Predicted 3D model of a 129-nucleotide RNA (FMN riboswitch aptamer (RFN element)) from uncultured Olegusella sp. The model forms 100% of the base pairs in the Rfam consensus. Rfam family: FMN riboswitch aptamer (RFN element). From the family's description: The RFN element is a highly conserved domain that is found frequently in the 5'-untranslated regions of prokaryotic mRNAs that encode for flavin mononucleotide (FMN) biosynthesis and transport proteins. Its family is annotated with FMN binding in the Gene Ontology. Lineage of the source: Bacteria > Actinomycetota > Coriobacteriia > Coriobacteriaceae > Olegusella. The RNAcentral record of the sequence draws on MGnify.
RNA sequence: UUUCAGGGCGGGGUGAGAUUCCCCACUGGCGGUGACGGUGCGUCGUGGCGACGCCCGAAGUCCGCGACCCGCGGGAGCGGUUGACCCGGUGCGAGUCCGGGACCAACGGUAUAGUCCGGAUGGGAGAAA
Numbered sequence: 001u002u003u004c005a006g007g008g009c010g011g012g013g014u015g016a017g018a019u020u021c022c023c024c025a026c027u028g029g030c031g032g033u034g035a036c037g038g039u040g041c042g043u044c045g046u047g048g049c050g051a052c053g054c055c056c057g058a059a060g061u062c063c064g065c066g067a068c069c070c071g072c073g074g075g076a077g078c079g080g081u082u083g084a085c086c087c088g089g090u091g092c093g094a095g096u097c098c099g100g101g102a103c104c105a106a107c108g109g110u111a112u113a114g115u116c117c118g119g120a121u122g123g124g125a126g127a128a129a
Base pairs, nucleotide, nucleotide: 001129002128003127004126010024011023012022013021025115026114027105028104029065030064031063032062036057037056038055040054041053042052043051044050045049060103061102069080070079071078072077085101086100087099088098089097107118108117109116
């Protein structure tokens, strides 16, 4: 510098009206960590294969960040706020593995919205070349 960079309401009920309520369902941004996985690479040993090192993947609720929101500013921008996890198992060790059950999801609009419409053909953590 260029490109890329968010998913999800299907069925039923009530109702004049609901993808908003109720029952069942569905979704999970970016970086890190990671006892898991790999038909990746290397070295050494080897009968199968193993050891060590590296690489790649792996968490919505562990750490950090972005968006949104609030304040200040003419603006560029600066500052602030910002959701949610337990139980059991294995084990030296689990916040990450296995099993089970839960929980969370900005603002404006509208019959009360994580899933519809809108700001947004925006912004962006960052990723790739």